Predicted 3D model of a 75-nucleotide RNA (transfer RNA) from a Candidatus Poseidoniales archaeon. It matches the Rfam family "tRNA". Rfam classes the family as a transfer RNA. Model confidence (mean pLDDT): 80 of 100. The organism belongs to Candidatus Poseidoniales, within Archaea.
RNA sequence: GGGCAGGUGGCACAGCCAGGAUACUGCGCCGGCCUUCUAAGCCGGAUGUCGCGGGUUCGAAUCCCGUCCUGCCCG
Numbered sequence: 001g002g003g004c005a006g007g008u009g010g011c012a013c014a015g016c017c018a019g020g021a022u023a024c025u026g027c028g029c030c031g032g033c034c035u036u037c038u039a040a041g042c043c044g045g046a047u048g049u050c051g052c053g054g055g056u057u058c059g060a061a062u063c064c065c066g067u068c069c070u071g072c073c074c075g
Base pairs, nucleotide, nucleotide: 001074002073003072004071005070006069007068010027011026012025020058029045030044031043032042033041051067052066053065054064055063
C1' cells in the first nucleotide's frame, strides 16, 4: 500500500442485508417491595451526538462517499 471483519448507554451484545418515527436484551447503577440484616427474587427509574464528517431521502444506526481507530489476511 491492497483486501476483509468490527466500532451502538458504564460493560457485553442484537437491530443493518430489505430505511419508518419513542434503538433490543443481559450485567452493572439508583429507588422501592420483601427480609432481623444481607443475598436472591419482584417492581420502577436514569443513562445512547449508533466512531467522526458529508451526501441521498419526507424520513438514516440501517443506503452512498470520505475519514479515524482495532483485529486478521495479502504484498